The RNA shown here (Bacterial RNase P class A) has 343 nucleotides and comes from an uncultured Actinomycetes bacterium. The coordinates come from a structure-prediction model, not an experiment, and the mean pLDDT is 75. It was read from a public genome assembly, where an Rfam model found it.
[in-house]
RNA sequence: AGAGUCGCCUGGAUCACCGCGUUACGAAAGUACCGAGGAAAGUCCGGACUCCAUAGAGCAAGGUGAUGGCUAACGGCCACUCGGAGAGAUCCGCAGGAAAGUGCCACAGAAAAUAACCGCCUCAUUUCGAUGAGGUAAGGGUGAAACGGCGGUGUAAGAGACCACCGCAUCUGCAGUGAUGUAGAUGGCAAGGUAAACCCCACCUGGAGCAAGACCAAAUAGAUGAAGAGCUGCUCGCUUAAUUCAUCAGGUAGGUUGCUUGAAUCUGUCAGCAAUGGCAGAUCUAGAUGGAUGGUGAUCCCUCGCAAGAGGACAGAAUCCGGCUUAUAGGGCGACUCUUCUU
Numbered sequence: 001a002g003a004g005u006c007g008c009c010u011g012g013a014u015c016a017c018c019g020c021g022u023u024a025c026g027a028a029a030g031u032a033c034c035g036a037g038g039a040a041a042g043u044c045c046g047g048a049c050u051c052c053a054u055a056g057a058g059c060a061a062g063g064u065g066a067u068g069g070c071u072a073a074c075g076g077c078c079a080c081u082c083g084g085a086g087a088g089a090u091c092c093g094c095a096g097g098a099a100a101g102u103g104c105c106a107c108a109g110a111a112a113a114u115a116a117c118c119g120c121c122u123c124a125u126u127u128c129g130a131u132g133a134g135g136u137a138a139g140g141g142u143g144a145a146a147c148g149g150c151g152g153u154g155u156a157a158g159a160g161a162c163c164a165c166c167g168c169a170u171c172u173g174c175a176g177u178g179a180u181g182u183a184g185a186u187g188g189c190a191a192g193g194u195a196a197a198c199c200c201c202a203c204c205u206g207g208a209g210c211a212a213g214a215c216c217a218a219a220u221a222g223a224u225g226a227a228g229a230g231c232u233g234c235u236c237g238c239u240u241a242a243u244u245c246a247u248c249a250g251g252u253a254g255g256u257u258g259c260u261u262g263a264a265u266c267u268g269u270c271a272g273c274a275a276u277g278g279c280a281g282a283u284c285u286a287g288a289u290g291g292a293u294g295g296u297g298a299u300c301c302c303u304c305g306c307a308a309g310a311g312g313a314c315a316g317a318a319u320c321c322g323g324c325u326u327a328u329a330g331g332g333c334g335a336c337u338c339u340u341c342u343u
Stems, first nucleotide, its partner, number of pairs: 001339010012300007020035002023032003037314001041325002044323005049209004061205005067079004081095001082093004096200002101198002103194003117140002119136007148166002151163003167189001168187008213257004222248006228240004264283008301312004
């Protein structure tokens, strides 16, 4: 200099005027503070909180799946192992079990699991073209995949039949918390793939969700009682459509609450490779519900344009929190790798 890998930050700035929402102060007018995000999004996981259900255990159903750690919890994160990709930095992995059982494996091919089409070899027959019986699995062909690989011995031809090396399986030693790695010995190849097919193993899970839930409570309809009215000569009693009043239950309209001080944020320090955690100090930072967070102007910044001028990524809270995923113009920072050149 060129090419690349990974991690992170930012997401126009300042001012003026008008306006909106909560809170505080105020008799009022009004004044003061604060007022969208890294994803507020998708609602995909996990929790807090609330109500309902619930003796205990099991089955079913669903989810998760190497190991160790972190966490309130997780399907998340960190570290490490193994497998794969890359020259490397680095990246990817739905990474338990296929000798518990069942199923499936299209087309091609002889055969998709105890197979033999071509071929090779032996024997018999022969019209010398071949045919039949047997052996074999080295070679060819098919396929994504064909009962270990290369070489040698051996043989009629061949074959783990035998041998060395490699791979595989079992056992043992050593290192590691562990997954696992490594060394040695033994065996002698021991019948594929698919579990995001059923299934088996281990672990986890009660359901619904802030429109949860709690409180106050019109109108209409209802119940009870009283007044009034009717029955009666009067009292008691009984009845009562309409009218008036009182009380009650219910909980609709509506309102209040839940509601934002929290596994909070920032700074420092300590432990740890890290995720993360401990301690100390400081701060209060939206809470609407017809759903606030806006509009106009000026100056500057950036992009486009000769200029005039135009434009400013993705997108907007709805109980809260931890993750994941997806969208994101432009700008900036850091760490690392490879190639070439110069000194």

Its Rfam family is "Bacterial RNase P class A". Rfam's curators write: Ribonuclease P (RNase P) is a ubiquitous endoribonuclease, found in archaea, bacteria and eukarya as well as chloroplasts and mitochondria. On this family, see Beauregard et al., RNA Biol 2013: "Identification and characterization of small RNAs in Yersinia pestis". It is annotated as a ribozyme.